[in-house]
Context: one part of a larger RNA
Molecule: small-subunit ribosomal RNA, 3' major domain
Organism: Bacillota bacterium
RNA sequence: UGACGGGGGCCCGCACAAGCAGCGGAGCAUGUGGUUUAAUUUGAAGCAACGCGAAGAACCUUACCAGGUCUUGACAUCCCUCGAAGUGCAUAGAGAUAUGUACGUCCUUCGGGACGAGGAGACAGCUGGUGCAUGGUUGUCGUCAGCUCGUGUCGUGAGAUGUUGGGUUAAGUCCCGCAACGAGCGCAACCCCUACAGUUAGUUACCAGCGGGUAAAGCCGGGGACUCUAACAGGACUGCCGUGGAUAACACGGAGGAAGGUGGGGACGACGUCAAAUCAUCAUGCUCCUUAUGACCUGGGCUACACACGUGCUACAAUGGCCGGUACAAAGAGAAGCGAGACCGUAAGGUGGAGCGGAUCUCAAAAAACCGGUCCCAGUUCGGAUUGUGGGCUGCAACCCGCCCACACGAAGUUGGAGUUGCUAGUAAUCGCGAAUCAGCAUGUCGCGGUGAAUGCGUUCCCGGGCCUUGUACA
Numbered sequence: 001u002g003a004c005g006g007g008g009g010c011c012c013g014c015a016c017a018a019g020c021a022g023c024g025g026a027g028c029a030u031g032u033g034g035u036u037u038a039a040u041u042u043g044a045a046g047c048a049a050c051g052c053g054a055a056g057a058a059c060c061u062u063a064c065c066a067g068g069u070c071u072u073g074a075c076a077u078c079c080c081u082c083g084a085a086g087u088g089c090a091u092a093g094a095g096a097u098a099u100g101u102a103c104g105u106c107c108u109u110c111g112g113g114a115c116g117a118g119g120a121g122a123c124a125g126c127u128g129g130u131g132c133a134u135g136g137u138u139g140u141c142g143u144c145a146g147c148u149c150g151u152g153u154c155g156u157g158a159g160a161u162g163u164u165g166g167g168u169u170a171a172g173u174c175c176c177g178c179a180a181c182g183a184g185c186g187c188a189a190c191c192c193c194u195a196c197a198g199u200u201a202g203u204u205a206c207c208a209g210c211g212g213g214u215a216a217a218g219c220c221g222g223g224g225a226c227u228c229u230a231a232c233a234g235g236a237c238u239g240c241c242g243u244g245g246a247u248a249a250c251a252c253g254g255a256g257g258a259a260g261g262u263g264g265g266g267a268c269g270a271c272g273u274c275a276a277a278u279c280a281u282c283a284u285g286c287u288c289c290u291u292a293u294g295a296c297c298u299g300g301g302c303u304a305c306a307c308a309c310g311u312g313c314u315a316c317a318a319u320g321g322c323c324g325g326u327a328c329a330a331a332g333a334g335a336a337g338c339g340a341g342a343c344c345g346u347a348a349g350g351u352g353g354a355g356c357g358g359a360u361c362u363c364a365a366a367a368a369a370c371c372g373g374u375c376c377c378a379g380u381u382c383g384g385a386u387u388g389u390g391g392g393c394u395g396c397a398a399c400c401c402g403c404c405c406a407c408a409c410g411a412a413g414u415u416g417g418a419g420u421u422g423c424u425a426g427u428a429a430u431c432g433c434g435a436a437u438c439a440g441c442a443u444g445u446c447g448c449g450g451u452g453a454a455u456g457c458g459u460u461c462c463c464g465g466g467c468c469u470u471g472u473a474c475a
Stems, first nucleotide, its partner, number of pairs: 001475002003472003007469007015459002019423005026314008034305002042053002064300007073123001077122002079119005086103007106113002125289001128287003134283002136278003139274001141272001146185006152161003165176003191266004196234001198232005206223002210221003237260001240254005316416001320375006332363003337356002342351003382413001387408007429451007
């Protein structure tokens, strides 16, 4: 000087407390361990691994296993010889591939070139190892308020000071004081979305007034008011008033205002820590393999199952289930795409193909809510696992191993031990909608809106963190 303390002081955070909803019990989904296996490819490991890499394993992917094959190679450059490339067919084979046959006869400055086959070797290749050799990227403490430097001064020196102190703040934020005076990286602001009104603009959006028109309808003429769209400028700054404070910083209350004290949300992550993660995104040193640890193919596996754990979904019902009627979104996506109306089918879906590269058309039905009816507290008209049969869709192909529909079957489960998680407001809870990936496959992920609480205004305690101080068997 740090680090640590079941030392002290001050302060903060859904840290506790006060509440609400969960998890832990059940079934299923998914990840992991273990076990099994020819293989069940591999990485990730307290918080910070475990719905994580994987924004989507039937083949492919695929790295694993078995078998069948290749050896200048699936891919790149160079040399030689030959041939356009390529396309169709036949035979053998699981295919990779092998053999045969027919068609074809490229461009050119005539040197050659593109592409293909064969040959020779230089070389290629490796999702092989090492993240404890590395770059890059990322997690974490933590959006915590810290981390440093120059000059000066003090100290023999390591170092100290500044950065401590008195107040204050979300903040090393600001004020005052001070052997310090300044500065940098962070904080804040600048950026984006959102909340208010204005100006400009008016189609594909809108419809107040006027006219037409309908079963209904901005449907038509028209309008530029309103909504909205999207560009610009405005608006909030403790600016104003009062009180407190040290005449400061600031705090509390009030006015006006759409919004009030960083308005709400996002992006943004200092010096560093964990030899943290990643050689399997990529790059890369060293090392290993080179008729194989490279490459191709078929089939299998990654989907196994006594069990253990994590994360979710669905429930255990009446604030509910079922049936009928009837409203109201936002944000997105669409051409090998979204696919309307119509018709067929109980349905999944099919036939067909209007419109739309989309403020125009389509996906598209929002759901919870509301109104009416029914059930009457039961393992039930709760719950839907499991199983049987019949179908649908995608795709060469759904046996291993996809999703969906109908009928039948109708398991556990009556609110969950110790313990433990999230959340302070348009939040929790609850309800549906969309997108990426994607042929198909979503209870996951990332977004969107609808309905919409309870509690707290405290810091004694648990956990984590910041500053000062003190002790030290630590460095």